[in-house]
RNA sequence: GAAGCGCGCCAGACAGUCGCUGUGUUCGCACAGAGGAAAGUCCGGACUCCACAGGGCAGGGUAGUGGGUAACACCCAUCCACCGCAAGGUGCGGAUCAGAGCAACAGAGACGAGUCGUCCGGUCUUGGCGACCAGCGAGCGGCGCAAGCCGCGAGCUUGUCUGCUCAAGACCGGGCGGGUGAAACGGGCAAUCUCUACCCGGAGCAAACCCAAAUAGGCAGGCGUUGAGGCGGCCCGCGGAGCCUGCGGGUAGGGUGCUAGAGGCCCACGGCAACGUGGGUCCCAGAGGAAUGACUGUCAUAGCACGCAAGUGCCGUAACAGAAUCCGGCUUAUCGGCGCGCUUCCCCU
Repeated sequence: GAAGCGCGCCAGACAGUCGCUGUGUUCGCACAGAGGAAAGUCCGGACUCCACAGGGCAGGGUAGUGGGUAACACCCAUCCACCGCAAGGUGCGGAUCAGAGCAACAGAGACGAGUCGUCCGGUCUUGGCGACCAGCGAGCGGCGCAAGCCGCGAGCUUGUCUGCUCAAGACCGGGCGGGUGAAACGGGCAAUCUCUACCCGGAGCAAACCCAAAUAGGCAGGCGUUGAGGCGGCCCGCGGAGCCUGCGGGUAGGGUGCUAGAGGCCCACGGCAACGUGGGUCCCAGAGGAAUGACUGUCAUAGCACGCAAGUGCCGUAACAGAAUCCGGCUUAUCGGCGCGCUUCCCCU
C1' cells in the first nucleotide's frame, strides 16, 4: 500500500419562529415525544379469559456434549464434518438387524432378486466299450433205427451294472469377472416416511374487566336431568341447566387494560464466554381514525462539478423506512460514517 475476517457504536449538530400530543403547573411556562430494523408474524414468553382442570390418542416441535435464560427452533463454549492459504464461516450432527420407500438416463443388474461367461467339486442323462440276465439264433458235437433229446456256440435285440474311459448336456454348491453409473455380490439417502429420546392445553389487547343507557326477560320451532351447552380434533373423565335456529324490537357513551419494566446506563466481583450477583443512578412516546411536523440560517460526513493541489460552488434525514399491549430472539431490506482486534499478499528499511 492492497485485499479480507470478526465485534461494537452513530443514524447529523447548533440557534430561532410557528404548530401538534402527553405529564406537571405558581396558568407565565417546564419537561418528554417514531427504529436499527418500528417490517415479516417465523419462534418463545409475560398478561387476560376458557376453567374447578385431570389422563390418554392423534397432532406438532427439537436432536453431538455442556452451560446461559422467564422461555425458545435463540445465545455462549466445545467436539466432529465440510468450505477457505488464513483470520474465520456453515450445520442437513440420535438410529439403516423394527419396517417401508427413492435413485432419471445408462447398465445384465439399483432390494435380495435375477443375467452372462469362466474355473473347481458333486449328482444325473445320452453316446462308445466291457460284463451279466433273458430271448432269438447260422453252425458244430454227442446219443438214437427213426421221430426227437442234450450240450457248445459267432452274431442280434431288450434290460441291469455301487463297471471302464472319453465326449456332450442338465441340475446343485462354491470362487472369480462384467462397456454403465455418483454408487453394484455390497452400499447411498432418514432436510423421504419411519423408529428412539425429550418437550408442548387453546385463543388472543378486536384478549378481557368496570360504569352508564335501553327495550319486547317477545314470538315460533328443535334439543336437553335417559345429562344439553362447555373444555381446538377424538375418547375417558369433570361438570350441572339451559342451549341452538329463524323472525321481530331497543341501546351502544365513558373508563380501565395503556406503559416503572424478566427496564436503560455506570462501577465492582465471579465466569473462557453467554451471563449472573451486588452497589449507584435515570424515567426515555402512549395516540384513539390515530400526535411526534414545517420553515430559516450556519456547520459536519457523503455525493456531483471545476481545479495540478490547496480549495471553491451546488446539495444537504441522502438509503431501508412510521410506534398501537409489552418484552427476548431470528429473518429480510438498507445511504453513509466512526472505533477496536485479527488474517493474507506486495514493496522499502